[in-house]
RNA sequence: GCACUCGUGGCUCAGUUGGAUAGAGCGCUUGGCUUCGAACCAAGAGAUCGCAGGUCCGAGUCCUGCCGAGUGCA
Numbered sequence: 001g002c003a004c005u006c007g008u009g010g011c012u013c014a015g016u017u018g019g020a021u022a023g024a025g026c027g028c029u030u031g032g033c034u035u036c037g038a039a040c041c042a043a044g045a046g047a048u049c050g051c052a053g054g055u056c057c058g059a060g061u062c063c064u065g066c067c068g069a070g071u072g073c074a
Base pairs, nucleotide, nucleotide: 001073002072003071004070005069006068007067010026011025012024013023019057028044029043030042031041032040050066051065052064053063054062
């Protein structure tokens, strides 16, 4: 330099052919339980989806550029 894959709560991921409130587990906060804690039970907060544009009635999903990570080739 070229090609391909990936980027979604603090972490790990799902979201498959575009469809209406973006989910799960772990973690966090509060309450219950307990002598206290762990475990368990209940409730809650937290991501406008890497950035910027485009297409569309509608974009996490499609297209373009850029940024970052990984793999392969030279």
Predicted 3D model of a 74-nucleotide RNA (transfer RNA) from a Candidatus Falkowbacteria bacterium.